[in-house]
RNA sequence: GCCCCCGUAGCUCAGCGGAUAGAGCAGAGGGUUUCUAACCCUAAGGUCGCACGUUCGAUUCGUGCCGGGGGUA
Repeated sequence: GCCCCCGUAGCUCAGCGGAUAGAGCAGAGGGUUUCUAACCCUAAGGUCGCACGUUCGAUUCGUGCCGGGGGUA
């Protein structure tokens, strides 16, 4: 250089055209307990890497760029 995959919450990931974008863990508040752990409840947390395009509508499709990983010489 070329080819492929990935980028969504602090972390690990799901969702792959239409719902207020979800789960687990972590963190916060509460319950329980003599206290801690465990367990239970609650709320919060997101420019869906960036830009442009396609579409009535894009996290999802296309193009470019950025970042990460793998293959190849």
The prediction has a mean pLDDT of 81.
Transfer RNA from a Candidatus Anderseniibacteriota bacterium, 73 nucleotides, folded computationally.
Its Rfam family is "tRNA". Gene Ontology term of the family: triplet codon-amino acid adaptor activity.
Lineage of the source: Bacteria > Bacteria candidate phyla > Candidatus Anderseniibacteriota.